[in-house]
Annotation:
This is a predicted structure of a 374-nucleotide RNA (Bacterial RNase P class A) from a Pseudomonadota bacterium. The model forms 89% of the base pairs in the Rfam consensus. It is recorded under the gene name rnpB. Its Rfam family is "Bacterial RNase P class A". Rfam classes the family as a ribozyme. Its mean pLDDT, the model's own confidence on a scale to 100, is 76. The RNAcentral record of the sequence draws on ENA.

RNA sequence: GAAGUCUGCCGGACCGCCGCUGGCGCAAAACCCGAAAGGGUGCGCUGGAGGAACGUCCGGACUGCACAGGACGGCGUAGGAGCUAACGGCUCUCCACCGCGAGGUGAGGAUCAGAGCAACAGAGACGAGUCCCGGAGAACCAUCCGCGCAAGCGGCAGGAGCCCCGGGGGUGAAACGGGCAAUCUCUGCGCGCAGCAACACCAAGUAGGCCAGUCACGGGCGCCGGGCAACCGGCCCCGACCCUGUGGUUCCGCAGGGCGAGCUGGCGGGUAGGUGGCACCGAGCCGGUGGGGUGACCCCCGGCCCAGAGGAAUGGCGGUCACGCCGGGGGCGACCCCGGUGCACAGAAUCCGGCGUACAGGCAGACUUCACAC
Numbered sequence: 001g002a003a004g005u006c007u008g009c010c011g012g013a014c015c016g017c018c019g020c021u022g023g024c025g026c027a028a029a030a031c032c033c034g035a036a037a038g039g040g041u042g043c044g045c046u047g048g049a050g051g052a053a054c055g056u057c058c059g060g061a062c063u064g065c066a067c068a069g070g071a072c073g074g075c076g077u078a079g080g081a082g083c084u085a086a087c088g089g090c091u092c093u094c095c096a097c098c099g100c101g102a103g104g105u106g107a108g109g110a111u112c113a114g115a116g117c118a119a120c121a122g123a124g125a126c127g128a129g130u131c132c133c134g135g136a137g138a139a140c141c142a143u144c145c146g147c148g149c150a151a152g153c154g155g156c157a158g159g160a161g162c163c164c165c166g167g168g169g170g171u172g173a174a175a176c177g178g179g180c181a182a183u184c185u186c187u188g189c190g191c192g193c194a195g196c197a198a199c200a201c202c203a204a205g206u207a208g209g210c211c212a213g214u215c216a217c218g219g220g221c222g223c224c225g226g227g228c229a230a231c232c233g234g235c236c237c238c239g240a241c242c243c244u245g246u247g248g249u250u251c252c253g254c255a256g257g258g259c260g261a262g263c264u265g266g267c268g269g270g271u272a273g274g275u276g277g278c279a280c281c282g283a284g285c286c287g288g289u290g291g292g293g294u295g296a297c298c299c300c301c302g303g304c305c306c307a308g309a310g311g312a313a314u315g316g317c318g319g320u321c322a323c324g325c326c327g328g329g330g331g332c333g334a335c336c337c338c339g340g341u342g343c344a345c346a347g348a349a350u351c352c353g354g355c356g357u358a359c360a361g362g363c364a365g366a367c368u369u370c371a372c373a374c
Base pairs, nucleotide, nucleotide: 001370002369003368004367005366006365007364008363009362010361012321013320014319015318016317017316018315020048021047022046023045024044025043026042030041031040032039033038050345054356055355057354058353059352060351061350062195063194064193065192074191075190076189077188078187079093080092081091082090083089094108095106096105097104098103109186110185114184115183116180117179131169132168133167134165140159141158144155145154146153147152199276200275201274202273209267210266211265212264213263214262217239218238219237220236222235223234224233225232226231241258242257243256244255245254246253247252248251284304285303286302287301288300290299291298292297323342324341325340326339327338328337329336330335
């Protein structure tokens, strides 16, 4: 000098004007919205997005419901040891693979419990199978030889088929011997279910429920539904009573309606709406030439209190500077001046710990390989 590996960090700064929103203080009167509960309106001070606030993948806190204990099932997880509130995260380490290397990746328990699976080639692929060669074997076939009167017996070489062996060839990644658990399965370990739209409290309605009252109930071996039953609910019929209209002689008749509908009072539950949960003294943040540990991490000391809405604030405009790019000019040069332009990914929503993903531009440290010079 070139090419790389790993780790840590930043990710605009300032000023002016106008706004938005949380907290605290003052004022505590008035006004506005609302039936209420409750919310809002003023002034001052002060706080107000991120390294990922994102995806919502994993783990917890918190809350409600369920729950004697155990087992099965289901889901997740997997070398070993550790860290942690917990984890599928992180650390150290072993092994395997990749890389010359710094380093990187790993879905790394078990195939003598059982099942399942394997393209092409090959006769045959998880079951065993027989294409060629070979070996051994009792019986078989026909020929020949020997013995025998004959039935038959024995033997050399041969033939085809069968059975057995599994030696050789050939196919293939793999051929009675292995592989795959990123197929089921087995083993160990973990998990009750749901989630802040959880949940708690306050609490409307010309929504609904129950009870009481009201000028106005008796009967029916009636019907239907529910119920084990007692009984309850609905409908129908008869009569009485009440109201309205009407006809005629005190009374009676006719038509319509009512007989718990409505109205009044009370009670309790939920919904709309509102408040809390919810901005947290905390698995909290910052600092330390502090201590322990290889490390993740733990302990100690000092300091700090650090966004919080509820259609959802954290913004808009203007200017200066920094940085990158483009163009022009000046200077031997480092560099300087002018003009233009750009400045990423993305935005809290109950809160934490992780993981994953996105990201203009920039900074720092350690290490590796190669080349050159001394």